[in-house]
Context: one part of a larger RNA
RNA sequence: GAUUGAACGCUGGCGGCAGGCCUAACACAUGCAAGUCGAGCGGAAACACAAGGGAGCUUGCUCCUGAGGUGUCGAGCGGCGGACGGGUGAGUAAUGCUUGGGAAACUGCCCAGUCGUGGGGGACAACCAUUGGAAACGAUGGCUAAUACCGCAUACGCCCUACGGGGGAAAGAAGGGGACCUUCGGGCCUUUCGCGAUUGGAUGUGCCCAAGUGGGAUUAGCUAGUUGGUGAGGUAAUGGCUCACCAAGGCGACGAUCCCUAGCUGGUUUGAGAGGAUGAUCAGCCACACUGGAACUGAGACACGGUCCAGACUCCUACGGGAGGCAGCAGUGGGGAAUAUUGCACAAUGGAGGAAACUCUGAUGCAGCCAUGCCGCGUGUAUGAAGAAGGCCUUCGGGUUGUAAAGUACUUUCAGCGAGGAGGAAAGGGAGUAGGUUAAUAACCUGCUUCUGUGACGUUACUCGCAGAAGAAGGACCGGCUAACUCCGUGCCAGCAGCCGCGGUAAUACGGAGGAUCCAAGCGUUAAUC
Numbered sequence: 001g002a003u004u005g006a007a008c009g010c011u012g013g014c015g016g017c018a019g020g021c022c023u024a025a026c027a028c029a030u031g032c033a034a035g036u037c038g039a040g041c042g043g044a045a046a047c048a049c050a051a052g053g054g055a056g057c058u059u060g061c062u063c064c065u066g067a068g069g070u071g072u073c074g075a076g077c078g079g080c081g082g083a084c085g086g087g088u089g090a091g092u093a094a095u096g097c098u099u100g101g102g103a104a105a106c107u108g109c110c111c112a113g114u115c116g117u118g119g120g121g122g123a124c125a126a127c128c129a130u131u132g133g134a135a136a137c138g139a140u141g142g143c144u145a146a147u148a149c150c151g152c153a154u155a156c157g158c159c160c161u162a163c164g165g166g167g168g169a170a171a172g173a174a175g176g177g178g179a180c181c182u183u184c185g186g187g188c189c190u191u192u193c194g195c196g197a198u199u200g201g202a203u204g205u206g207c208c209c210a211a212g213u214g215g216g217a218u219u220a221g222c223u224a225g226u227u228g229g230u231g232a233g234g235u236a237a238u239g240g241c242u243c244a245c246c247a248a249g250g251c252g253a254c255g256a257u258c259c260c261u262a263g264c265u266g267g268u269u270u271g272a273g274a275g276g277a278u279g280a281u282c283a284g285c286c287a288c289a290c291u292g293g294a295a296c297u298g299a300g301a302c303a304c305g306g307u308c309c310a311g312a313c314u315c316c317u318a319c320g321g322g323a324g325g326c327a328g329c330a331g332u333g334g335g336g337a338a339u340a341u342u343g344c345a346c347a348a349u350g351g352a353g354g355a356a357a358c359u360c361u362g363a364u365g366c367a368g369c370c371a372u373g374c375c376g377c378g379u380g381u382a383u384g385a386a387g388a389a390g391g392c393c394u395u396c397g398g399g400u401u402g403u404a405a406a407g408u409a410c411u412u413u414c415a416g417c418g419a420g421g422a423g424g425a426a427a428g429g430g431a432g433u434a435g436g437u438u439a440a441u442a443a444c445c446u447g448c449u450u451c452u453g454u455g456a457c458g459u460u461a462c463u464c465g466c467a468g469a470a471g472a473a474g475g476a477c478c479g480g481c482u483a484a485c486u487c488c489g490u491g492c493c494a495g496c497a498g499c500c501g502c503g504g505u506a507a508u509a510c511g512g513a514g515g516a517u518c519c520a521a522g523c524g525u526u527a528a529u530c
Stems, first nucleotide, its partner, number of pairs: 001530004006526005013377006019370002021335001026333003030330003035080003040077002043073002047071003052065006087288003096213007105205002110201008118152001120150002127142006158167003172193006180187002214260003221251003226248008263285004267278004290311005313324004341367001343366003349363001350361004380410004390401004414471001416466005424457001428452009474519003478515001479500003485514005495502002
């Protein structure tokens, strides 16, 4: 000099953009953060509407009742999603990360292709009844549906095979409809969505290898599933991954083993570079979710807001037993030099579910707080010598503050008040029309036209008008390094100080004043890095 997730002191006008627990991976009150689908199913707790029935009369209104009948929908069965998104850096010096290779794999949703979607069965919730418990939560008996579950049939391709053969699947739903059939439910046809098998792709994930990736030798030897082989088991898959047997290997001064420290990278920062330091925000990967262990489900987890066991802690209890996990967003206590609101909205982007409308979304978009940083703007402009007054200095002549002020003439950025006012909006819905599909001018899909229509921010950005210089400057320093000097006070005292050093009666070095210098909504100090 540059830099910072900074802190402290003094000071503080506005805006834009960013950033904001570096410490206790300490403990957490409260609210919210993952749901959705009735176009899978049996249904109807709530709300609304209701044909029909009854009562009152004011004869078209009020009250009661009332078919899941309609819009819808609590709880339940079922599907998909809760493995993403969000947080943190405890652990990990290599089971990680970075770069470059590799072969023995799986991959829901998505894309492309091929072939199918036939015919049956038995349950379990909900519900009803009885019943246990303080609660959490159950138990027994009975009824029932499905895209829930299980056989049978079929098998181009698929899997196994000793090549003879053997094995294995599915589910329906919604919209529309001319003829025909009908038990009046529908069948049947068709469109769309779904379901099963399989091939390929895409994406994602698992695995292997090499090189690189901290410190310590005051750590020199380490290793028994250890190193390799054969065979088996296991896995989606290779492999001592596991096991039986056999051999005695494997690693190590090119630093094994042990100890300490640490998430890694793109990057960030400094530097001319080489290099050094660092890993906040943003992005990629990894690991973790009160501590330790385990598996289940699933395409995917050994699963932050799932399950089980053990432990510590907190809470409830009728003492028998139960409940919980903010390293999600806010917020609280604590620790600390130190780090924010228990805000608004799903309008946009993205995600989950859904045919869609839509619902959910503390992701996200915004707002609030903080000079924490960077950038921009302002605190007036021009004129104005009697060089006013006052202050300070003085050799008492004057000098300086100083065109500075006053005065005169202007301007009105920003802030204030008032008015207008984009863009972020694409979608979605209604109608029409063309094409596709089809038996069909129906329905559905796609395109176009037209109408309608959605904004948290928001008192938005921006523009115009109004008023008036009006509301807006401080901090450090002045001995040398280092830009900037005098007076007074003090008298080795009080004090200063980054280094050298100042102060013991004329201190440009302490304290005050006047003046000067440097920065400026900041300025200094401290800490840290180059």
A computed fold for a 530-nucleotide part of an RNA from Gammaproteobacteria bacterium MedPE, annotated as small-subunit ribosomal RNA, 5' domain. The sequence was found in a public genome assembly. It matches the Rfam family "Bacterial small subunit ribosomal RNA". Gene Ontology terms of the family: structural constituent of ribosome and ribosome. Lineage of the source: Bacteria > Pseudomonadati > Pseudomonadota > Gammaproteobacteria.